[in-house]
Context: one part of a larger RNA
RNA sequence: UGACGGAAGGGCACCACCAGGAGUGGAGCCUGCGGCUUAAUUUGACUCAACACGGGAAAACUCACCAGGUCCGGACAUAGUAAGGAUUGACAGAUUGAGAGCUCUUUCUUGAUUCUGUGGGUGGUGGUGCAUGGCCGUUCUUAGUUGGUGGAGUGAUUUGUCUGGUUAAUUCCGAUAACGAACGAGACCUUAACCUGCUAACUAGUUGCGUGGUGGAGACACUGCGGUACUUCUUAGAGGGACUGACUAUGGUUAAUAGUCGGAAGUUUGAGGCAAUAACAGGUCUGUGAUGCCCUUAGAUGUUCUGGGCUGCACGCGCGCUACACUGACAAAGUCAGCGAGUGGUCCUUGGCCGAGAGGUCUGGGAAAUCUUGUGAAACUUUGUCGUGCUGGGGAUAGAUCAUUGCAAUUAUUGGUCUUGAACGAGGAAUUCCUAGUAAGCGCCAGUCAUCAGCUGGCGUUGAUUACGUCCCUGCCCUUUGUACA
Numbered sequence: 001u002g003a004c005g006g007a008a009g010g011g012c013a014c015c016a017c018c019a020g021g022a023g024u025g026g027a028g029c030c031u032g033c034g035g036c037u038u039a040a041u042u043u044g045a046c047u048c049a050a051c052a053c054g055g056g057a058a059a060a061c062u063c064a065c066c067a068g069g070u071c072c073g074g075a076c077a078u079a080g081u082a083a084g085g086a087u088u089g090a091c092a093g094a095u096u097g098a099g100a101g102c103u104c105u106u107u108c109u110u111g112a113u114u115c116u117g118u119g120g121g122u123g124g125u126g127g128u129g130c131a132u133g134g135c136c137g138u139u140c141u142u143a144g145u146u147g148g149u150g151g152a153g154u155g156a157u158u159u160g161u162c163u164g165g166u167u168a169a170u171u172c173c174g175a176u177a178a179c180g181a182a183c184g185a186g187a188c189c190u191u192a193a194c195c196u197g198c199u200a201a202c203u204a205g206u207u208g209c210g211u212g213g214u215g216g217a218g219a220c221a222c223u224g225c226g227g228u229a230c231u232u233c234u235u236a237g238a239g240g241g242a243c244u245g246a247c248u249a250u251g252g253u254u255a256a257u258a259g260u261c262g263g264a265a266g267u268u269u270g271a272g273g274c275a276a277u278a279a280c281a282g283g284u285c286u287g288u289g290a291u292g293c294c295c296u297u298a299g300a301u302g303u304u305c306u307g308g309g310c311u312g313c314a315c316g317c318g319c320g321c322u323a324c325a326c327u328g329a330c331a332a333a334g335u336c337a338g339c340g341a342g343u344g345g346u347c348c349u350u351g352g353c354c355g356a357g358a359g360g361u362c363u364g365g366g367a368a369a370u371c372u373u374g375u376g377a378a379a380c381u382u383u384g385u386c387g388u389g390c391u392g393g394g395g396a397u398a399g400a401u402c403a404u405u406g407c408a409a410u411u412a413u414u415g416g417u418c419u420u421g422a423a424c425g426a427g428g429a430a431u432u433c434c435u436a437g438u439a440a441g442c443g444c445c446a447g448u449c450a451u452c453a454g455c456u457g458g459c460g461u462u463g464a465u466u467a468c469g470u471c472c473c474u475g476c477c478c479u480u481u482g483u484a485c486a
Base pairs, nucleotide, nucleotide: 001486006481007480008479009478010477011476012475013474016470017469020434021433022432023431024430027322028321029320031318032317033316034315035313036312043054044053065308066307067306068305069304071302076119077118078117079116080115086113089108090107092105093104094103123296124295126294127293128292132290134284135283136282137280138279139278144183145182146181148179149178150159151158152157162174164173165172188273189272190271191270192269194240195239198237199236200235201234204231205230206229209226210225211224212223213222214221215220243266245261246260247259248258249257250256324427328386329385330384331383332382333381334380341372342371347366348365349364351362352361353360354359393424398419399418400417401416402415403414440462441461442460443459444458445457446456447455
């Protein structure tokens, strides 16, 4: 000095608790991991910091695994063989999963590209992440870290970096043998909120006016077309705006805290990004034509082709989806989003027609604020049926059948229709997440994608209850103390 353990005192956190909400744990299914099985069920990762993770939704490819078959994509050097031919390719038959001249039979073809040794390369999703780079994760989302000059100490070291108050914060006030600084925090960047002020817009709208159509006695309402004017709405540039501003109370009348007012906005305005020092023998050699060493290198661990596997099921664990119904199911009708995305080898698809539907077909628009698309989304609202019965709740498991993607669908890619109608009557001990447009319910878009979401990342829609605290549990930080240890 203080990793670690004991004791005391402060402070902090919904990866802690309290008050609660939604659950998970029980059921069925989906999916990952283990185990078992298997030719193979490729493999990494195992407390937080492995397990819907490897952007890992694998029919072939992927692919590393298994059963088999080809090929050389063996540079270059050197020594051979060799133009009287080094070698290459091949019909048919046999052989073979194979229309692989792979091999054999048979002969033709080719012409120095090769072939045979040796050295040496090359390739490898082979090994080693305990040889490494880079990247990521974590300690660690907390407030922490460092040197210069000066002071103290023989010195390691310490002070600065603090008794106190305060803050989300080593944030400030102040105190002060320290003074003045640096990194981190903050500032900053992105995004969501405000602007009747500026700049504009036939790829956004509004509009007095003209002109048609429909309903209306009419007033007028709805719907087209044309140009005019404008920028409130929409879009996006430049800017502005909050600094806790003013007041009151508490406070050393400091920092600040609580309340009120004004305000679009007063928890750091909300949410993200970035993120110090020191570490871990954390993960990745399966991201890389990053990479050391080792292994292998033609009967290949290279590469490609065929088929299988990664999906296998007495079982255990984790993330989830669907439910157990009446705040509901079903049937009609009504009614509203916001993020996106989209065609050079074929994407987003309107409309018409056919079809119960899935889907098919014919046209058309769009490299997009123009078209798809107002993505007329779902929950929701209204009316009706059902009436608490494993029921009209639930939709697993099967059978038949019609389509679609693809060379290929069996171990059923997915979708549709009819039938079948299992467990499940709210889940023990345990345990997760969460404080406001949040939790939860609801769908949509994107990623992956030929096809396929129960996943992930975004987006909007409906929208609570309960704290606004504490250190009791679990942890973290600081201070004091004593002991051991290096």